[in-house]
Predicted 3D model of a 99-nucleotide RNA (TPP riboswitch aptamer (THI element)) from Mangrovibacterium marinum.
Taxonomically the source falls in Mangrovibacterium (Bacteria, Pseudomonadati, Bacteroidota, Marinilabiliales).
The sequence was found by an Rfam model in a public genome assembly.
It matches the Rfam family "TPP riboswitch aptamer (THI element)". Rfam describes the family as follows. Vitamin B(1) in its active form thiamin pyrophosphate (TPP) is an essential coenzyme that is synthesised by coupling of pyrimidine and thiazole moieties in bacteria. The previously detected thiamin-regulatory element, thi box was extended, resulting in a new, highly conserved RNA secondary structure, the THI element, which is widely distributed in eubacteria and also occurs in some archaea. Analysis of operon structures identified a large number of new candidate thiamin-regulated genes, mostly transporters, in various prokaryotic organisms. The THI element is a riboswitch that directly binds to TPP to regulate gene expression through a variety of mechanisms in archaea, bacteria and eukaryotes. through a variety of mechanisms in archaea, bacteria and eukaryotes. Tandem TPP riboswitches have been reported where both TPP riboswitches respond independently to TPP. The structure of TPP riboswitch has been reported for Escherichia coli and Arabidopsis thaliana.

RNA sequence: UAUUACGCAAUGGGGUGUCCGGCUACCGUCGGACUGAGAUCAUACCCAAAGAACCUGAUCCGGUUAAUACCGGCGGAGGGAUUUGUGUAGCUACUGUCC
Repeated sequence: UAUUACGCAAUGGGGUGUCCGGCUACCGUCGGACUGAGAUCAUACCCAAAGAACCUGAUCCGGUUAAUACCGGCGGAGGGAUUUGUGUAGCUACUGUCC
């Protein structure tokens, strides 16, 4: 110096459902419950190529539930954002210096 992991900062990319009750002609809105890192502004959470963060497939398939991507398959599928700087630690390689 390259490289790996982790932390921090910056930049960029994402998703925000299901059910119950109230109000409402409707659109919508408020509160509660479920799962989760996160359930529409939290200015938070997650992800950044070793990319399942997220999207397509999908009004998919099997199981479960009050209900739902709730769990699993699909998925060694196809896409997907730009990563940059810095600090710490370690393996290996290369270069330089000294003996």